[in-house]
Context: one part of a larger RNA
RNA sequence: CCCCAAGGAACUCGGCAAAAAAGCGACCGUACGUUCGCAAUAAGGUCCGCCCUCAGCAAUGGGGGCCGCAGUUAAAAUUUCCCAGCCGACUGUUUACCAAAAACACAGCUCCGUGCAAACACGUAAGUGGAAGUAUACGGGGUGAUGCCUGACCAAUGCCGGAAGGUCAAGUACGGGCGGUACAUGCAUUUAUGUAUGUGCUGGAUUGUAUAAGCCCCGGUCAAUGUCGGCGAUAACUAUAAUCGUCCUAAGGUAGCGAAAUUCCUUGUCUGGUAAGUUCAGACGUGCACGAAUGGUGUAAUGACUGGGGAACUGUCUCGAGGACUUGCUCG
Numbered sequence: 001c002c003c004c005a006a007g008g009a010a011c012u013c014g015g016c017a018a019a020a021a022a023g024c025g026a027c028c029g030u031a032c033g034u035u036c037g038c039a040a041u042a043a044g045g046u047c048c049g050c051c052c053u054c055a056g057c058a059a060u061g062g063g064g065g066c067c068g069c070a071g072u073u074a075a076a077a078u079u080u081c082c083c084a085g086c087c088g089a090c091u092g093u094u095u096a097c098c099a100a101a102a103a104c105a106c107a108g109c110u111c112c113g114u115g116c117a118a119a120c121a122c123g124u125a126a127g128u129g130g131a132a133g134u135a136u137a138c139g140g141g142g143u144g145a146u147g148c149c150u151g152a153c154c155a156a157u158g159c160c161g162g163a164a165g166g167u168c169a170a171g172u173a174c175g176g177g178c179g180g181u182a183c184a185u186g187c188a189u190u191u192a193u194g195u196a197u198g199u200g201c202u203g204g205a206u207u208g209u210a211u212a213a214g215c216c217c218c219g220g221u222c223a224a225u226g227u228c229g230g231c232g233a234u235a236a237c238u239a240u241a242a243u244c245g246u247c248c249u250a251a252g253g254u255a256g257c258g259a260a261a262u263u264c265c266u267u268g269u270c271u272g273g274u275a276a277g278u279u280c281a282g283a284c285g286u287g288c289a290c291g292a293a294u295g296g297u298g299u300a301a302u303g304a305c306u307g308g309g310g311a312a313c314u315g316u317c318u319c320g321a322g323g324a325c326u327u328g329c330u331c332g
Stems, first nucleotide, its partner, number of pairs: 001323002004320001006318002010316001015313001025047004033038001035145001049066007067071001080311004085306001087303002092104002108143007120129003146298004151228003156225002158221005165216003171211006178203011229247005256290001257287001268284005
C1' cells in the first nucleotide's frame, strides 16, 4: 500500500482512521424555514461511446444502426447526505514551535470626555502625533448583526453639581507676647554694673486672628462600581394559596428563560427516540447558586466549533486471512 465470505459501527470517549457512494458536465426536479438575499449543486432522478442519415451556418436536436460487464471507458479535475439542539450573527483574527475556539475583532447600540494652541498620547524641553481633521469630528469605557425588549434601588463606593455651616496646610498680612543689640532718660550703686521706661535695628523664636481646594455637608447620576429579603396564618375533600398579619430594607428579581456551557441532592419527574438511553430532544418549575448592554430571550444565514439521532458506506469491529513493497538485526 492492495484485497476479502457472512454481518455492517456490534469498534470506540467519539465512525478516530479508512472505505464506499456521489463527482460545479447536460436535462428534469427540489421541502421546512427565511432578514426574500438565501436555504440550494437542497434532496432525488435520467443521460454521456462509435457509424449512417435528416434539419441547421454552427452549436445542437430528431431517426436508424454497431460493440462491450462497463462509453464524462484513460489521465486530470471534482459536494457524501439528512434530522433536530448549544454557542458565537456573519467574512475575518489568535497562543511563530502542544490550544483556531464558544476566546479576540466586527458593523450596530450606548455612556463619558473634547470648542481647537481640543481632549488624549509621546517627550526634561523644544516639539510631534491627534490633523493639514473641527462635535455627522476626535479620544476613552462597555455591549456586540438583526427582531422583541432592557424592570426596581442613589443606602454604600465612584463621578457631576452646590455652597450656608464645621474642619483644615504652607505662605502672607495684622496683633499679642518673649528675646538680642545700640542709644537716650530716670533710679540704685564702690568708677566697673544692675534695673525700669521710650526709640531704632533685629529673630523665619512663640502665639492669636484672617485666607483655598479637599473632607464633613446638600442634591443629581446605574447602558457608573454594584445590590435586588424573612417569618406566620388563610378557600366547603385534600393539596395549594389569589388573600391577610408582622419584622427588616436603599430597594426586595419585573419580562423572558430555566436540572441550562449555570441543578448540589440527580441517572429529578413525565414524554419522545432504542429491545435496552447517567448522553440527546421536548416539557414541568422544588432556579443548592438564571435574569435583563459583566445585556435577557428568539432568530434566517454561517462554522476545519461542540453534544445527539439517521441514511449510505465500509477490516473500526465479530476475527481474522491473503498479497505487494520497504526497512532493522541475523544468516548465506
A computed fold for a 332-nucleotide part of an RNA from a Minisyncoccota bacterium, annotated as large-subunit ribosomal RNA, domain IV. The sequence was found in a public genome assembly.